[in-house]
RNA sequence: GUCAGAGGCUGCGGAGUGGCGGCGUGCGAACCCCGCCAGGGCCGGAAGGCAGCAACGGUAGUGCGACCUCCAUUGCCGCAGUUCUCUGGCACU
Numbered sequence: 001g002u003c004a005g006a007g008g009c010u011g012c013g014g015a016g017u018g019g020c021g022g023c024g025u026g027c028g029a030a031c032c033c034c035g036c037c038a039g040g041g042c043c044g045g046a047a048g049g050c051a052g053c054a055a056c057g058g059u060a061g062u063g064c065g066a067c068c069u070c071c072a073u074u075g076c077c078g079c080a081g082u083u084c085u086c087u088g089g090c091a092c093u
Base pairs, nucleotide, nucleotide: 001090002089003088004087005086006085007084008082009081010080011079012078013077014076016073017072018071019070021068022067023065024064025063026062027061033058034057035056041050042049043048
């Protein structure tokens, strides 16, 4: 000087994991959150009005998901680069 290998570092990709949000699905206000409120109740002479249980429909919240987006990832896998380190081969002086 050159070649090869190993390591370090850098970059990229992947898997996994975690998280926000979305979507799907279930639970769901045992402190009583909302809507609509049969029946029944109350007011009224009546017309009509009032509060309102159940059912029903939702909200907050929450469980799950092999789904979607984004973010993170000390660490794992792969690839590439390397002006760093080490080892070895070869050539030259």